[in-house]
Molecule: SAM riboswitch aptamer (S box leader)
Organism: Planococcus rifietoensis
């Protein structure tokens, strides 16, 4: 690679290099020389897995030390089925990201 599961209407930037692209893909829309993307530093968020702690303990909280992960827009919005009050509708299940497990 790729399979199992869990969650994805919330959170949370700055400063430095660097210079033209980016937002997965299609289309649309947006972001972007008042510097995207990406690299680096520090700062934040959140709480999946492990430690640790507490309780009524195959849980449930909880802390944030460890591994991750994330800090424009709903996973910006798409695609199929079903249903309805016909709409930025709702539920599923597609694709995708993220974690833990397998391999």
């Nucleotide at each position: 690679a790729u399979c199992u599961u869990a969650u994805c209407g919330a959170g949370a930037u700055u400063g430095a290099c660097u210079g033209a692209g980016g937002g997965a893909c299609u289309g649309g829309c947006c972001c972007u020389g008042a510097g995207a993307c990406g690299u680096c530093a520090a700062a934040g968020c959140a709480g999946c897995a492990g430690a640790c702690c507490g309780c009524a303990a195959u849980g449930c909280g909880g802390c944030a030390c460890u591994g991750u992960g994330c800090u424009a827009a709903u996973u910006c919005c798409u695609u199929g089925u079903a249903c309805c009050g016909c709409g930025c509708g709702u539920a599923c299940a597609g694709a995708g990201a993220u974690a833990a497990g397998a391999g």